[in-house]
RNA sequence: GCCGCUCUGGUGCAACGGACAGCACGCCGGGCUUCGAACCCGGAAACGAAGGUUCGAUUCCUUCGAGCGGUA
Numbered sequence: 001g002c003c004g005c006u007c008u009g010g011u012g013c014a015a016c017g018g019a020c021a022g023c024a025c026g027c028c029g030g031g032c033u034u035c036g037a038a039c040c041c042g043g044a045a046a047c048g049a050a051g052g053u054u055c056g057a058u059u060c061c062u063u064c065g066a067g068c069g070g071u072a
Base pairs, nucleotide, nucleotide: 001071002070003069004068005067006066007065010025011024012023013022018055027043028042029041030040031039048064049063050062051061052060
């Protein structure tokens, strides 16, 4: 250089082109408790960037960025 794969809350992962973007852990508040832990209730928090296609994009296309693998 070329080819392929990946990129979503703090972390690990989901989401036939149509849901309010979901789950677990963590975090915050409350309950419970003598105080904690556990448990119960509630809450904040994310689609790598920019364009394009579409009535509608996390999903499809293009370019760029980052990471991983392969290859002369």
A computed fold for a 72-nucleotide RNA from an Acidimicrobiia bacterium, annotated as transfer RNA. Its Rfam family is "tRNA". Rfam describes the family as follows. Transfer RNA (tRNA) molecules are approximately 80 nucleotides in length. By type it is a transfer RNA. The organism belongs to Acidimicrobiia, within Bacteria. RNAcentral holds the sequence, with entries from ENA.